[in-house]
Context: one part of a larger RNA
């Protein structure tokens, strides 16, 4: 000068940061991922309507809407942690054998059938967790047929292979009516071709050992199969005998990596908290499903340790997500509020979720500001130290007078962060339409956790607010009493054995200041 610091003394306010660096150590409870009824079938519960009944009620998916199930889509993102990893990581620069849900472009198309199953009824088993058996039913769930611009294989003939509806409006025509039909808009099949994400390979850099010198058999290379989305010993069979290393291979230790922070004239030289990227982990080790995408923190199987439940047959977890708890420790916060703003998932859309967020609480842990008074005032009162007893110093310090009210305390006002999405009108696009629906444009109710906060104004008073450290040299500040090599200081030199400016008290001075010291630790 520096710190995510501690630690002792002291502590007025505020505003912005920061806060388990040690046990990748065990958790109790709550909450962190759900959404869609405009995919379906349907109705446990609510409310509302019809219908019976004197009531008490009961019957009814008819309607808002909906537990629970099928379905889609999310859940691979957002948050944590740094324990492995010394190169399958980073970091910068190139490369070609790939892949991609939504999203954006461009073509083409979405005919025509099937068979099922959960829910639920109903019976069964089980302490439970759950499980099973039989019977009915829908879907944008599941299979098949036709068809095929494009598009896969191909031995260039030729083979494979695709869809699904839903919701709104409405003129003519059919229909007793639902509704066909015709529209619109969201959605489906199949491809182009982008965007923006990942998948892969080369180079170069990247700690300390040589008291680590040889090290490799899938090891190197080649052909052939396989397998992967995709190059490629990534496998596997065959054949060859290579690779790597004194420019340090192997082995051992230590360590997430980079922007960057700290220091420093600056080359250096530590270090990787917060914030960002990029990696690897989700108790321990292994493994696969499912998807566009995981080998998946809050998924699933197994196999271990631990925990809890058990009617002893059997089950149940997984905080390195927020908060809290034990523990360890010199040490590190609340089991708060709110989705109002910002952005995510899902919805057509209100809207629902969202411990990401945004706020608020705690702690001088830090930076930065502000105050704890201003101005006069010599009779240099008193009182304390000191003294050659004159007198010196504390000292304009204080009392006294004359102002001022920050801050802080009480009383009244009081914000911006909130304008979008609704909704209304215009115009113009779609169409058959002057429904609807999309695009602009105009006007525009609702909506604030923070918080009755910031911020203004008003009252009353010098009123409520100074410490720590030091004072031998290095170092700015000296003196007197106690102690007497004792007590006890100390970063170095070194102080103390009776006149200590080096130890303990006082007076006083120096520096810093709501902090100050002191340990720690980098430069």
């Nucleotide at each position: 000068a520096u710190u995510g610091a501690a630690c002792g003394c002291u502590g007025g306010c505020g505003g912005c940061a920061u806060g388990c660096u040690u046990u990748a150590c065990a958790c109790a409870u709550g909450c962190a991922a759900g959404u869609c009824g405009a995919a379906c079938g349907g109705c446990a519960g609510c409310a509302c309507g019809g219908g019976g009944g004197c009531a008490a009620c009961c019957c009814u998916g008819g309607u808002g809407g909906c537990g629970a199930g099928u379905g889609g889509c999310g859940a691979a993102c957002g948050g944590g942690u740094g324990a492995g990893u010394a190169a399958u990581a980073c970091a910068u620069c190139g490369g070609a054998a790939c892949g991609u849900g939504u999203c954006a472009u461009a073509a083409a198309g979405a005919g025509g059938g099937g068979g099922a199953u959960a829910a639920c009824g109903c019976a069964u088993c089980g302490a439970a967790a759950g499980a099973u058996g039989u019977g009915c039913u829908a879907a944008u769930a599941c299979c098949g047929c036709a068809u095929a611009u494009u598009c896969u294989c191909u031995a260039a003939g030729g083979a494979g292979g695709a869809a699904a509806g839903c919701a709104g409006g409405g003129g003519a025509u059919c229909g007793c009516a639902a509704g066909a039909c015709c529209u619109u808009g969201c959605g489906c099949u199949u491809u182009u071709u982008g965007a923006g994400c990942g998948g892969c390979c080369g180079a170069u850099g990247c700690c300390u050992g040589a008291u680590u010198a040889g090290c490799u058999a899938g090891u190197u290379g080649g052909u052939a199969a396989g397998g992967u989305a995709a190059a490629g010993g990534c496998u596997u069979a065959c054949c060859a005998a290579g690779g790597c290393a004194a420019c340090g291979a192997u082995c051992a230790g230590u360590a997430g990596c980079u922007g960057g922070u700290c220091u420093g004239a600056g080359a250096g030289g530590a270090c990787g908290a917060c914030c960002a990227g990029c990696c690897a982990c989700a108790c321990u080790g292994g493994g696969a499903c499912u998807g566009a995408g995981a080998c998946a923190c809050g998924g699933c199987c197994c196999a271990g340790a631990c925990u809890c439940c058990u009617a002893c047959g059997g089950g149940a977890g997984g905080c390195a997500g927020c908060a809290g708890u034990g523990g360890g420790g010199a040490a590190u916060u609340u089991u708060g509020g709110a989705c109002a703003a910002u952005g995510g998932g899902c919805g057509a859309a209100a809207g629902c979720c969202u411990g990401a967020u945004c706020c608020a609480g705690c702690c001088a842990u830090g930076c930065c500001g502000c105050g704890u008074g201003a101005g006069u005032g010599a009779a240099g009162a008193a009182g304390g130290c000191c003294u050659u007893c004159g007198g010196g110093u504390u000292g304009u310090a204080a009392a006294g007078c004359u102002c001022u009210u920050u801050c802080g305390g009480u009383c009244g006002g009081g914000a911006a962060g909130a304008a979008a999405u609704a909704g209304u009108u215009g115009u113009g696009g779609c169409u058959a339409a002057u429904a609807u629906c999309c695009a602009c444009a105009a006007u525009g109710a609702a909506u604030g956790a923070c918080g009755g906060u910031a911020c203004c104004g008003a009252c009353a008073u010098a009123a409520g607010a100074a410490g720590c450290a030091c004072c031998g040299g290095c170092u700015a500040a000296c003196u007197a009493c106690g102690u007497g090599c004792c007590a006890g200081c100390a970063g170095c030199c070194g102080c103390g054995g009776u006149a200590a400016u080096a130890c303990g008290u006082a007076g006083g001075g120096u520096g810093c200041a709501a902090g100050c010291g002191u340990u720690a630790a980098u430069c």